A computed fold for an 85-nucleotide RNA from a Syntrophomonadaceae bacterium, annotated as c-di-GMP-I riboswitch aptamer. The organism belongs to Syntrophomonadaceae, within Bacteria.
RNA sequence: GAAAAAUUGGGGCAAACCUGUCGCAAGGCGAGGACGCAAAGCCACGGGUCUAGCAACGCCAGGUGAUGACAGCCAGGUUGUAUUU
Numbered sequence: 001g002a003a004a005a006a007u008u009g010g011g012g013c014a015a016a017c018c019u020g021u022c023g024c025a026a027g028g029c030g031a032g033g034a035c036g037c038a039a040a041g042c043c044a045c046g047g048g049u050c051u052a053g054c055a056a057c058g059c060c061a062g063g064u065g066a067u068g069a070c071a072g073c074c075a076g077g078u079u080g081u082a083u084u085u
Stems, first nucleotide, its partner, number of pairs: 004085004012037002017032001019030004035072001041078003046074002048070003054065002057062001
């Protein structure tokens, strides 16, 4: 220096919920908060899941369709961290 495994250090991130804001919504961002996470750092033409303003259909009830969203669903790529082997 590189790779793999584990967790014992300093730490890091932040689920649900609450609140402000953007959005039709899913959801995103900020503040509070902590369920958890060795990548719960980043990446959306792999799979999967969620939503439907808009579009057509309709027995006018509604379901269908991403161009929208989810990286804390799986998989993949990439970057990174102290100790031990």

About this RNA:
The prediction has a mean pLDDT of 80.